[in-house]
C1' cells in the first nucleotide's frame, strides 16, 4: 500500500427490507433445613460511527474507526 472477513445485551454469537432474538451470566419468586441444580417470571441494546437508497435499513450502497486474515 492492496483484497476479505468481523463490530447486535455484561459474555458468545443469530437475525439476507416490514416488532430486535437465543444461549450463558444477572434480578425476584417457587422448591431445599440450607447451598446447587431443577422450575416460573424479569431487567438490560444509540445494531461501531457517520451519510445516501427506500414508504419502510441491523439487513441495500458509499465513507470513516477498530479487530483478524491473507498478498506485496
Nucleotide at each position: 500500500g492492496c483484497c476479505g472477513g468481523g463490530u447486535u445485551a455484561g459474555c458468545u454469537c443469530a437475525g439476507u427490507g416490514g416488532u430486535a432474538g437465543a444461549g450463558c451470566g444477572c434480578c425476584u419468586g417457587a422448591u431445599u433445613u440450607g447451598u446447587a441444580a431443577c422450575c416460573a417470571g424479569g431487567g438490560g441494546g444509540u445494531c461501531a460511527c457517520c451519510g445516501g437508497u427506500u414508504c419502510a435499513a441491523c439487513c441495500c450502497c458509499g465513507g470513516u474507526a477498530c479487530c483478524c486474515g491473507g498478498c506485496u
Molecule: transfer RNA
Organism: Desulfuromusa sp.